[in-house]
RNA sequence: GGAAGCAGAUGAAGAAUCGCUCCAUUCGGAAUGAUUUUUAUGACGAUUGGGGAGGAAAGUCCGGGCUCCACAGGGCAGGAUGGUUCCUAACGGGAACUGUCGGCCAAAAAAAGGCCGAUAAGGAUAGUGCCGCAGAGAAUAGACUGCCUGGCCUCCUGGUUUCAGGAACCAGGUAACGGUGAAAAGGUGAGGUAAGAGCUCACCGUCCGGGUUGGUGACAACCGGGACUGAGGUAAACCCCAUCCGGAGCAAGGUUAGAUAAAAGGUGUUUGAGGCUGGCCCGGCCAAGACCUUUGGGUUAACUGCUCGAGCAAUUAAGCGAUUGAUUGCCCAGACAAAUGAUUCUUCACGACAGGACCCGGCUUAUAGUCUGCUUCCUGAU
Numbered sequence: 001g002g003a004a005g006c007a008g009a010u011g012a013a014g015a016a017u018c019g020c021u022c023c024a025u026u027c028g029g030a031a032u033g034a035u036u037u038u039u040a041u042g043a044c045g046a047u048u049g050g051g052g053a054g055g056a057a058a059g060u061c062c063g064g065g066c067u068c069c070a071c072a073g074g075g076c077a078g079g080a081u082g083g084u085u086c087c088u089a090a091c092g093g094g095a096a097c098u099g100u101c102g103g104c105c106a107a108a109a110a111a112a113g114g115c116c117g118a119u120a121a122g123g124a125u126a127g128u129g130c131c132g133c134a135g136a137g138a139a140u141a142g143a144c145u146g147c148c149u150g151g152c153c154u155c156c157u158g159g160u161u162u163c164a165g166g167a168a169c170c171a172g173g174u175a176a177c178g179g180u181g182a183a184a185a186g187g188u189g190a191g192g193u194a195a196g197a198g199c200u201c202a203c204c205g206u207c208c209g210g211g212u213u214g215g216u217g218a219c220a221a222c223c224g225g226g227a228c229u230g231a232g233g234u235a236a237a238c239c240c241c242a243u244c245c246g247g248a249g250c251a252a253g254g255u256u257a258g259a260u261a262a263a264a265g266g267u268g269u270u271u272g273a274g275g276c277u278g279g280c281c282c283g284g285c286c287a288a289g290a291c292c293u294u295u296g297g298g299u300u301a302a303c304u305g306c307u308c309g310a311g312c313a314a315u316u317a318a319g320c321g322a323u324u325g326a327u328u329g330c331c332c333a334g335a336c337a338a339a340u341g342a343u344u345c346u347u348c349a350c351g352a353c354a355g356g357a358c359c360c361g362g363c364u365u366a367u368a369g370u371c372u373g374c375u376u377c378c379u380g381a382u
Base pairs, nucleotide, nucleotide: 001378002377003376004375005374006373007372008371009370010369012347013346014345015344016343017342018341020052021051022050023049024048026046027045028044031041032040033039034038054353058364059363061362062361063360064359065358066249067248068247069246073282074281075280076279078245079244080243081242082241083097084096085095086094087093098121099119100118101117102116103115104114105113122240123239127238128237129234130233131232144178146174147173148172149171150170151169154167155166156165157164158163186204187203188202189201190200191199205228206227207226208225210223211222212221213220214219253304254303255302256301262295263294264293265292266291267290274286275285276284277283311330312329313328314327315326316325317324318323348351
């Protein structure tokens, strides 16, 4: 100097003209209500001033605020989460730490230590299941190549009174060496054996249990005891353990205006039919002009909810941090077949993904170009 990756910020800018929408001030004002005078509300119009999409508004995957319903309790089933501590309104989210795995510092190698990354990280000695092919054998797991002992009607070589060695075959012992595989009967060394094997021993290792020290804790370091040689893997398999889990949703809900039509059948009235309570059971509540089924009729208008928020910015204090407190300042879309647009000129990075509908915190997905930081690689110079 160039390239790639990751993270963060930004995501066209300025001016003019016309247009759309919300709020406030001032003026006018249809209509309606009350009314002795008059007054209240006010569609709509004009003037002036101020505001008008996102980091993801997307997905609708989680969690809440808010509103309404529900005796909101007990049990079963079902679902979600899963190392520890902290943050938060809460979360399946975030921060820090611990364990395991991997990479680098880093050399001849190892240990300890430091840095970085990943982590869906409780239990495999409660039980069940699965581990293809290959291989003798894959967890109630074994003899293919082998090693040793004995037999030996047979064969070959040497030899000659009695044998030695080898081959084939049979019986028994064995799993050290080799092979297959992702994984094969813990590892190293010594002894022992006919040959071997935790068969025995020493040091490690695995599992169970105990103690000391440090830490809020997960855990770490150390010390003893017992067991093991088929100390396996897998729970993102079923399962076990621990913790947690009302429903519906702004088309929730509230107010005003206005209109209307019932008929048939059935159940049942305190001995409670039926309905409600996430599924089921128990319990509970409502209920008799109550409830269920069928046919049919009226209404679909306006206002509100609707934006001051777990809000934003700066400074400061506490904290490793996520975050929390204090002070000061600011108000930043509220549409309703659904507003934020069109034209002209200039600039340069020539403009990606893409538009609220009650609100907020996360997660996931998409994202041209420019700037900043970190890591890696390439090239050149010193």
A computed fold for a 382-nucleotide RNA from a Candidatus Aminicenantia bacterium, annotated as Bacterial RNase P class A.
Its mean pLDDT, the model's own confidence on a scale to 100, is 75.
A source record names the gene rnpB.
Rfam family: Bacterial RNase P class A. By type it is a ribozyme.
Of the family's consensus pairs, 94% are formed in the model.